RNAcentral holds the full RNA, with entries from ENA, Greengenes and SILVA. Predicted 3D model of a 470-nucleotide part of an RNA (small-subunit ribosomal RNA, 3' major domain) from an uncultured bacterium. Model confidence (mean pLDDT): 87 of 100.
[in-house]
Context: one part of a larger RNA
RNA sequence: UGACGGGGACCCGCACAAGCAGCGGAGCAUGUGGUUUAAUUCGAUGCAACGCGAAGAACCUUACCGGGGCUUGACAAAUACUUGAAGUAUGUAGAGAUACAUAUGAUUCUUCGGAAGCAGGUAAACAGGUGGUGCAUGGUUGUCGUCAGCUCGUGUCGUGAGAUGUUGGGUUAGGUCCCGCAACGAGCGCAACCCCUAUGCUUAGUUACCAGCAGUAAGAUGGGGACUCUAAGCAGACUGCCGAUGAUAAAUCGGAGGAAGGCGGGGAAGACGUCAAAUCAUCAUGCCCUUUAUGUCCCGGGCUACACACGUGCUACAAUGGUCGGCACAGAGGGAUGCGACAUAGAGAUAUGAAGCGAAACCCAAAAAGCCGGUCCCAGUUCGGAUUGUAGGCUGCAAUUCGCCUACAUGAAGUCGGAGUUGCUAGUAAUCGCAAAUCAGAAUGUUGCGGUGAAUGCGUUCCCGGGUCU
Numbered sequence: 001u002g003a004c005g006g007g008g009a010c011c012c013g014c015a016c017a018a019g020c021a022g023c024g025g026a027g028c029a030u031g032u033g034g035u036u037u038a039a040u041u042c043g044a045u046g047c048a049a050c051g052c053g054a055a056g057a058a059c060c061u062u063a064c065c066g067g068g069g070c071u072u073g074a075c076a077a078a079u080a081c082u083u084g085a086a087g088u089a090u091g092u093a094g095a096g097a098u099a100c101a102u103a104u105g106a107u108u109c110u111u112c113g114g115a116a117g118c119a120g121g122u123a124a125a126c127a128g129g130u131g132g133u134g135c136a137u138g139g140u141u142g143u144c145g146u147c148a149g150c151u152c153g154u155g156u157c158g159u160g161a162g163a164u165g166u167u168g169g170g171u172u173a174g175g176u177c178c179c180g181c182a183a184c185g186a187g188c189g190c191a192a193c194c195c196c197u198a199u200g201c202u203u204a205g206u207u208a209c210c211a212g213c214a215g216u217a218a219g220a221u222g223g224g225g226a227c228u229c230u231a232a233g234c235a236g237a238c239u240g241c242c243g244a245u246g247a248u249a250a251a252u253c254g255g256a257g258g259a260a261g262g263c264g265g266g267g268a269a270g271a272c273g274u275c276a277a278a279u280c281a282u283c284a285u286g287c288c289c290u291u292u293a294u295g296u297c298c299c300g301g302g303c304u305a306c307a308c309a310c311g312u313g314c315u316a317c318a319a320u321g322g323u324c325g326g327c328a329c330a331g332a333g334g335g336a337u338g339c340g341a342c343a344u345a346g347a348g349a350u351a352u353g354a355a356g357c358g359a360a361a362c363c364c365a366a367a368a369a370g371c372c373g374g375u376c377c378c379a380g381u382u383c384g385g386a387u388u389g390u391a392g393g394c395u396g397c398a399a400u401u402c403g404c405c406u407a408c409a410u411g412a413a414g415u416c417g418g419a420g421u422u423g424c425u426a427g428u429a430a431u432c433g434c435a436a437a438u439c440a441g442a443a444u445g446u447u448g449c450g451g452u453g454a455a456u457g458c459g460u461u462c463c464c465g466g467g468u469c470u
Base pairs, nucleotide, nucleotide: 007470008469009468010467011466012465013464015460016459019424020423021422022421023420026315027314028313029312030311031310032309033308034306035305042053043052064301065300066299067298068297069296070295073126079123080122081121082120083119084118087104088103089102090101091100092099093098107116108115109114128290129289131288132287133286137284138283139279140278141277142275144273149188150187151186152185153184154183155164156163157162168179169178170177194267195266196265197264199235200234201233202232203231204230205229209224210223213222214221238261241255242254243253244252245251317417321376322375323374324373325372326371327370333364334363335362338357339356342353343352344351345350383414388409389408390407391406392405393404394403430452431451432450433449434448435447436446
C1' cells in the first nucleotide's frame, strides 16, 4: 500500500423479510456424469459447465470406429520433360471410391516451328493435418458488475515505501452535485448525445383509412384527405413554476399544470483491472509432431448404447376443470427450388387440380385463453396421457439401426411432491396462444410478438453479494 477478520460505523441490491408461481416426487424431452462399446468424435466442469459450442447428427454434416482405395495427393502456386483439346453420353465389373471399354468431340492464336487454356503421366521442391500446447500468442468472450469506481500532471508533505487530491459535513441511482479543506486542474468511467416506446403538430395519402354524399352481399365502386394508420420533420419534461424542509447551498418532500414528473418505461452501451478464467475445433498464429499417414476418397456403422446419478424443461395429477357446439378480439414476422386461397377426394395426416402474390395489395392465418349454451358429478374418472399393436401419410437416393405426422385400439405412473432450493416489485409474475432463424424433413429448445393480468413490500435484526471510512 493492499487483501482478509465468526472487528466497528454507514449504505445498496428480489439479499433477507412480505407475497405469488415453481423446482426437488411421476411420465416424457433434452444436456451432462458414469458405465458399456470396434467407435460411443472433441471441447465446456462452483457461482461464471450441464435445452452450453450445436440457428436443428438418417447419408452428408463428421472430426470417431470397421473395411475397401490413393500417395506431388481432395485443395494452392510454380519448374522441367512428355502425351492428349477440354468435355459429353453409354456399357461392363464393383458396396462405392474406382477400373476398363466404346461412341462423340477434335478449341483459340500462329511467322506453321510453336504458344495459350484444360486434362493425364514422371521427377523433386511442396501441399495437407478438427494432431499437441489457450501455461508461448493475436483476436473474440464470460465474470465480479451497469458495481461506482480507477488513475494522471503540477504543487505540497514524508529519509523512503508512499500520502494528499479521491478524506470530512450534507446529498444522489451515480467520485451526482453543494460546502469545507495544501491542494489546483485533468483523463477513463457515471450522466447526456443514439434507437424503440408514451402525447401533439406539420407534410404526404397508396396497396392503408371511411365522417358526410352516391352506392353495395362486401370500403367492392365513384368520391373524400376529416379520422385510424403509415413515415419523414418538429414540438414537448427542464426540479421550469408554487409551498415546506435544508446552511441563504446542493437537494428532498408535497402541490399545480400536463399525454408524460423528477433517470417517464425499455434497449444499445460494460472504466482500470481480477480469475496463467474460456476458446489452437470459427479464424489467425510461434514452437513441437506427422508426411504410402495423425493426409485424402468411398461404403457401412457410431455420435441416438443404458443397472444408474445430477441439471434444465414439457405434460399432468383435474370441476377456477375435461369434452361437444356456436360467437368474438392481436401484434410481430415470413414467402418464388417459395407462400399457396379456392374446388374436389379422404374420418384424418394429406393428395389432385389451381387463382393470386417478389407482397400496407395475395398467401401462411385457425389466434388461444375468452364469452354463450349442452354434458360429465369427484371416481385413478369422459382426469392423465406414457407405453405397445395395426393401418396409413409426408420429406428425402434412402426413414432398419435413427425422422415427423394421422387414424383406430391400448390406457402406465401420477391424487400437488422430504431435506432443501429458484424466479419475480407492474403491464411485472402467472397464464394463453402466434411467428421467425436453422431447415429437404426433423422443437417441449432458442429468439421475438402480442392477449388476459395479480399479490406483496412493516422494514434492514439476520443469510448472500457489493461499495465507502476506520